The RNA shown here (transfer RNA) has 73 nucleotides and comes from a Bacteroidales bacterium. Its Rfam family is "tRNA". Gene Ontology term of the family: triplet codon-amino acid adaptor activity. The family's RNA type in Rfam is transfer RNA.
RNA sequence: GCGGAAGUAGCUCAGUUGGUAGAGCAUAACCCUUCCAAGGUUAGGGUCGCGAGUUCGAGCCUCGUCUUCCGCU
Repeated sequence: GCGGAAGUAGCUCAGUUGGUAGAGCAUAACCCUUCCAAGGUUAGGGUCGCGAGUUCGAGCCUCGUCUUCCGCU
């Protein structure tokens, strides 16, 4: 230099006809228990790496760019 993969909640990840962003774990409160653990309920937490474009509408499509990993030279 060229090609490919990944980037979404604190962490691990889902989200594929383009149509209201989700799960598990973790955190907080409450219930349960003599207490702890376990269990149950609820809540908070995201501008989907960044920027632009297409579209009525983008996590998803297009372009650029950044980081990490793999391969080729």
The prediction has a mean pLDDT of 80. The RNAcentral record of the sequence draws on ENA.